[in-house]
RNA sequence: AGAGUCGACCAGGUAAUCGCUGUUGCCCUUCGUUCAGAUGGAUAGCAGAGGAAAGUCCGGGCUCCAGAGGGCAGGGUGCCAGGUAACUCCUGGGGGGUGUGAGCCCACGGCAAGUGCAGCAGAAAACAAACCGCCACAUCAGAAUCUGGUGUGGUAAGGGUGAAAUGGUGCGGUAAGAGCGCACCGCGCCUGUGGUAACACAGAGCGGCAAGGUAAACCCCACUCGGAGCAAGACCAAAUAGGAAUCCAGAUAUUACGGCCCGUAAUUGGGUUCGGGUAGGUCGCUAUAGGUACAUGGUGACAUGUAUCACAGAUGAAUGAUUACCCAUGACAGAACCCGGCUUAUAGGUCGGCUCUCACC
Numbered sequence: 001a002g003a004g005u006c007g008a009c010c011a012g013g014u015a016a017u018c019g020c021u022g023u024u025g026c027c028c029u030u031c032g033u034u035c036a037g038a039u040g041g042a043u044a045g046c047a048g049a050g051g052a053a054a055g056u057c058c059g060g061g062c063u064c065c066a067g068a069g070g071g072c073a074g075g076g077u078g079c080c081a082g083g084u085a086a087c088u089c090c091u092g093g094g095g096g097g098u099g100u101g102a103g104c105c106c107a108c109g110g111c112a113a114g115u116g117c118a119g120c121a122g123a124a125a126a127c128a129a130a131c132c133g134c135c136a137c138a139u140c141a142g143a144a145u146c147u148g149g150u151g152u153g154g155u156a157a158g159g160g161u162g163a164a165a166u167g168g169u170g171c172g173g174u175a176a177g178a179g180c181g182c183a184c185c186g187c188g189c190c191u192g193u194g195g196u197a198a199c200a201c202a203g204a205g206c207g208g209c210a211a212g213g214u215a216a217a218c219c220c221c222a223c224u225c226g227g228a229g230c231a232a233g234a235c236c237a238a239a240u241a242g243g244a245a246u247c248c249a250g251a252u253a254u255u256a257c258g259g260c261c262c263g264u265a266a267u268u269g270g271g272u273u274c275g276g277g278u279a280g281g282u283c284g285c286u287a288u289a290g291g292u293a294c295a296u297g298g299u300g301a302c303a304u305g306u307a308u309c310a311c312a313g314a315u316g317a318a319u320g321a322u323u324a325c326c327c328a329u330g331a332c333a334g335a336a337c338c339c340g341g342c343u344u345a346u347a348g349g350u351c352g353g354c355u356c357u358c359a360c361c
Stems, first nucleotide, its partner, number of pairs: 001357010012326007020048006027041002030038002050332001054343002057341005062229004069262004074225005079093005094108001095106004109220002114218002116214002131159002133155010167185006186209001187207003190203005233283004243274006253267004288310001290309008
């Protein structure tokens, strides 16, 4: 100097004028016996969309069923140990893959529990098998201890097919071969050491040794799981028709929000169809598993303590317009109960750690 990789931050700014929403203070008007307070108006202070607000993919807080327990089916997760309110998230470690490396990725329990699946090729892809071959015996022919054909028996070392052929190399052995035997490697079990563990290393220990792949196939194993959702739900006011028809059951019954069973609780009811009224207001609605700073502990995620701050609450839906200057000349894009994650989209800029290459000293 270049290339790469990981992490953090910003997301146009400054000033002025007018405007919009919330909240607080003072003042005025009306209501109220007074107080408290309520409606309306004016004025001043403060605050006012995101790193993803998106997706609705997970997990919860909260609300209701509801006073709410057990089981089956069904679903979710899947190496180990931690963090967290919790999680399929995060951190660290182990194993595997990938990259020169810093790093990045993993749907990472079990195929000696069972059942399946794998086109074509190939003899054959499992309770195996012989296409070309090799060997032994018998027999026939010939150019005669050899060559060829046929039959019976043995064989899977050589060749072929395939992504993959029933451990690999070498020696011995055999009629020819084969873990048939042996040595080494591989594999399985066992033992020891280290580690909380996943696992790693070592063994002059035992064993000739379970064909491989696939569970993101069914399945088995371990752990775990009620449902619905702020359009949840609660209250106030107003209006209507305490409506009609039909079916079922009726205490050994009915109903009770994923399905079934048991249990529990409540109760003369429950289902279907038609018809009528209302759809207005208030709460829920923002002080929280909250933010920031420092200290301590921890490899880390994070935890504890101290101090400090209040940072949107709209409801046909609030932050817009104008002027001037600066500049990176503005991407993706707008809260609707809230929070912790993950995923996706993204112009431009700033800072830091680490890796590799080249050149110079």
The RNA shown here (Bacterial RNase P class A) has 361 nucleotides and comes from a Gammaproteobacteria bacterium.
Its mean pLDDT, the model's own confidence on a scale to 100, is 76.
It was read from a public genome assembly, where an Rfam model found it.
It matches the Rfam family "Bacterial RNase P class A". It is annotated as a ribozyme. Rfam's curators write: Ribonuclease P (RNase P) is a ubiquitous endoribonuclease, found in archaea, bacteria and eukarya as well as chloroplasts and mitochondria.
The organism belongs to Gammaproteobacteria, within Bacteria.